c-di-GMP-I-GGC riboswitch aptamer from a Deltaproteobacteria bacterium, 79 nucleotides, folded computationally.
RNA sequence: ACCGACAAAGGCAAACUGCUCGUGAGGGUAGGACGCAAAGCCAUGGGUCACAAAUCUGGUGAUCGCCAGGCUACCGAAG
Numbered sequence: 001a002c003c004g005a006c007a008a009a010g011g012c013a014a015a016c017u018g019c020u021c022g023u024g025a026g027g028g029u030a031g032g033a034c035g036c037a038a039a040g041c042c043a044u045g046g047g048u049c050a051c052a053a054a055u056c057u058g059g060u061g062a063u064c065g066c067c068a069g070g071c072u073a074c075c076g077a078a079g
Base pairs, nucleotide, nucleotide: 002079003076004075011036012035016031017030018029019028020027021026034065040071041070042069044068045067046066047063048062049061050060051059
């Protein structure tokens, strides 16, 4: 360094519910845990989803807990 244990310490938090923001996808927050070794960050490529206004060889958004890519990171058994 790869790698990732029925290890230790700690972390995140799906569905669902309350409140709230948004036209919407969806976001924030509190509760809650299905899961996660990058389920940390970045919409760069693909996918999926939304669209009131504006726009059309499409545009503008959402999602990184869909996949890939980039950046960063705790712990340390075996190999």
NCBI's taxonomy places the organism under Bacteria, Pseudomonadati, Myxococcota, Myxococcia. It was read from a public genome assembly, where an Rfam model found it. The coordinates come from a structure-prediction model, not an experiment, and the mean pLDDT is 84.